[in-house]
Annotation: Large-subunit ribosomal RNA, domain VI from a Nanobdellota archaeon, 234 nucleotides, folded computationally. The source organism's lineage runs through Archaea, Nanobdellati and Nanobdellota.

Context: one part of a larger RNA
């Protein structure tokens, strides 16, 4: 660039990719087989191991988020810094955790029939009819309307894009989700989770300290509720 307006959602003609391997255990069956000792198979189930895909409930590993312990310093705040060291540790990542990992359907090749004439018989074929393979299809998965027979389908000066406010996205661009007819992000309440019992006052103790108040206190990349802030206008 075409496709004979633009803009958005589609379909699949085609193409490509393909995923399962191995071994063991029961069944078959002490059956076939064999005179006896002996001893299968087809074929289904399961289960391991490894591959391949996916997920994080569990189990474990990180976890420079978070609490508590501690040392130094600065300083006087129950505070700050050195990831100081240390001990747990939600979410997120991940594997050593956990989950699939199927065979079915369709037309067929040689081949093997059913019925049946031309041939009054005979014949799988000429009409009909019904099977048959790890092989072809299609069931999964990715591209794809440049498939020139160049699709369909909606809206129409609107689509869509600027901008904002964000993450299930993310190197930039894309994607994805909000924008007041609003839960889009921050705050905030609340719950859930982490830590492990704060500060301050009392009480015991010469004190280090211990005990109560206290399943406190602190804190949160988590949910939900809430329009306070910001998503106004344009």
């Nucleotide at each position: 660039u075409g496709u004979u307006a633009u803009u958005g959602u589609c379909u699949g003609a085609g193409u490509g990719a393909a995923a399962c391997a191995a071994u063991g255990u029961u069944c078959u069956a002490g059956u076939a087989c064999g005179a006896g000792a002996g001893g299968a198979a087809c074929g289904a189930a399961c289960a391991u191991u490894g591959g391949a895909g996916g997920c994080c409930u569990c189990u474990g590993a990180u976890c420079u988020a978070g609490c508590a312990a501690u040392u130094c310093u600065c300083a006087a705040g129950u505070g700050g810094g050195a990831g100081g060291u240390u001990g747990c540790g939600c979410a997120g990542u991940c594997a050593c955790g956990c989950c699939u990992u199927g065979g079915c359907g369709g037309a067929u090749a040689a081949g093997a029939g059913c019925u049946g004439a031309a041939a009054g018989c005979a014949u799988c074929u000429a009409a009909g009819c019904a099977c048959g393979a790890a092989g072809c299809c299609g069931c999964u998965c990715g591209c794809a309307a440049a498939a020139a027979g160049a699709g369909a389908c909606a809206a129409u000066u609107a689509a869509g894009g600027c901008c904002g406010u964000c993450a299930u996205a993310g190197a930039a661009g894309a994607u994805g989700a909000c924008g007041u007819u609003g839960a889009u992000a921050g705050a905030g309440u609340u719950g859930u989770g982490g830590u492990g019992u704060a500060a301050g006052u009392c009480c015991a103790g010469c004190a280090a300290u211990g005990g109560a108040u206290u399943c406190a206190g602190c804190c949160a990349g988590c949910a939900a509720c809430u329009a306070c802030u910001a998503a106004u206008a344009g």
Annotation:
Rfam family: Archaeal large subunit ribosomal RNA.